[in-house]
RNA sequence: CGAACGAAGCCAGAUGAUCGCUGGUCAUGUUCCGAACCGAUUUCGGCAAGGGCAUGACGAGAGGAAAGUCCGAGCUCCAGAGAGCAAGGUGCCGGGUAACGCCCGGUGCGAGUGAUCGUGAGGAAAGUGCAACAGAAAACAAACCGCCGUCGCGCCUCUGGCCCGACGGUAAGGGUGAAAAGGUGGGGUAAGAGCCCACCGCGCGCUCGGUAACGAGCGUGGCACGGUAAACCCCACCUGGAGCAAGACCGUGUAAGAGGGUGCAGCACCGAAAGGUGCCGGAAGGCUGCUCGCUUGAGCCCUCGGGUUGGUUGCUUGAGGUGGCUGGUAACAGCCAUCCUAGAAGAAUGAUCAUCGCCGCUUGGCCGGGAGACCGACAAGCGGAACAGAACUCGGCUUACGGAGUCGUUCGACCU
Numbered sequence: 001c002g003a004a005c006g007a008a009g010c011c012a013g014a015u016g017a018u019c020g021c022u023g024g025u026c027a028u029g030u031u032c033c034g035a036a037c038c039g040a041u042u043u044c045g046g047c048a049a050g051g052g053c054a055u056g057a058c059g060a061g062a063g064g065a066a067a068g069u070c071c072g073a074g075c076u077c078c079a080g081a082g083a084g085c086a087a088g089g090u091g092c093c094g095g096g097u098a099a100c101g102c103c104c105g106g107u108g109c110g111a112g113u114g115a116u117c118g119u120g121a122g123g124a125a126a127g128u129g130c131a132a133c134a135g136a137a138a139a140c141a142a143a144c145c146g147c148c149g150u151c152g153c154g155c156c157u158c159u160g161g162c163c164c165g166a167c168g169g170u171a172a173g174g175g176u177g178a179a180a181a182g183g184u185g186g187g188g189u190a191a192g193a194g195c196c197c198a199c200c201g202c203g204c205g206c207u208c209g210g211u212a213a214c215g216a217g218c219g220u221g222g223c224a225c226g227g228u229a230a231a232c233c234c235c236a237c238c239u240g241g242a243g244c245a246a247g248a249c250c251g252u253g254u255a256a257g258a259g260g261g262u263g264c265a266g267c268a269c270c271g272a273a274a275g276g277u278g279c280c281g282g283a284a285g286g287c288u289g290c291u292c293g294c295u296u297g298a299g300c301c302c303u304c305g306g307g308u309u310g311g312u313u314g315c316u317u318g319a320g321g322u323g324g325c326u327g328g329u330a331a332c333a334g335c336c337a338u339c340c341u342a343g344a345a346g347a348a349u350g351a352u353c354a355u356c357g358c359c360g361c362u363u364g365g366c367c368g369g370g371a372g373a374c375c376g377a378c379a380a381g382c383g384g385a386a387c388a389g390a391a392c393u394c395g396g397c398u399u400a401c402g403g404a405g406u407c408g409u410u411c412g413a414c415c416u
Base pairs, nucleotide, nucleotide: 001412002411003410004409005408006407007406010403011402013356014355015354016353017352018351019350021061022060024058025057026056027055028054029053030052032051033050037046038045039044063387067398068397070396071395072394073393074392075243076242077241078240082292083291084290085289087239088238089237090236091235092106093105094104095103096102107121108119109118110117111116122234123233127232128231129228130227144174145173146170147169148168149167150166151165152164154162155161156160182200183199184198185197186196187195201223202221203220204219205218206217207216208215209214247313248312249311250310257304258303259302260301261300262299266279267278268277269276270275284296285295286294287293320339321338322337323336324335325334326333327332358384359383360382361381362380363379364378367376368375369374
């Protein structure tokens, strides 16, 4: 200098003027409402905290993702005797965390020369299933071509060779396929073959290192056990339901009233009766996946009838932000100091103008550097500035997206 890789951050235009929007505080006004108190005594008058409304002043007012609503929690309500069965989720190891499917660190595997990146990474010797097309054969392997042997017929240039056929051997070679039953080399053989040997791979065992995943070494077995679990399944662990339209308070009509259907049956005993007790039943429910089981038990269902769909609260101070120190490789944790930063629901946070700044392109010259190509500064003109809008609150993930840079690392080339 070039080409790459990684990390943590920053900005999301600025200032001014004018016109607006939503909360908060204060002041003034008010023919609005009005607790308490006082006086009178049915329903009035006085005084008045406070609220509403209007005006003015001051101060505040979207994001890095506010988004998707995909995970995990807080908070709230409902449920919560027990058993069984489903259903769903997670899936190498260790740690962090309120928790997680998130984060950090590591291991194995894969990609890259490398920095580095990716990883749905439990089990295929429990069982079941599946594998298109091609191919002879796709899982208790398989003989299409080829190679080899024996036999038979025939031919020839006849101690031999060749053609055809039958039977048998062979997984070395060819061909098919995503995948063909360990790989390479040597020995061996009729030809071959873990048939034998060396190395590599694989299985099993032991030792050592590591918290562990796992790694290293040694021995041993001639190799048995192909792939697929984002197919069923098996194993281990985890899981109650609904959500701020939760919920609370005020108000209030799932009302009052009318018609119809159905059930409260029945038996025995006590009692003058009303009624009570026991047995046996019982509509309609409850146990918030289902079943068993448990349990409440006199109402329930349909039609007509007529409203409301408002207000206050929950609501923003919280696993909170910033800085420092300490512990830890890190995620993170502890301590100290300091800060307060939207709370709307017809859903605010905006619009116009001016000046300046940022980026790109074009043009310019007695500008600067350079041998030059070009690079930089300045000026003018033109153009551009993305994704996107809080809705109870947090922690993550994912997706969308404009700009200016910084730091570290790798590879290559050149110079010293």

Annotation
Predicted 3D model of a 416-nucleotide RNA (Bacterial RNase P class A) from a Polyangiaceae bacterium. The coordinates come from a structure-prediction model, not an experiment, and the mean pLDDT is 75. The RNAcentral record of the sequence draws on ENA. The gene name in the source record is rnpB. Lineage of the source: Bacteria > Myxococcota > Polyangia > Polyangiales > Polyangiaceae. Rfam family: Bacterial RNase P class A. Gene Ontology terms of the family: ribonuclease P activity, tRNA processing and dimeric ribonuclease P complex.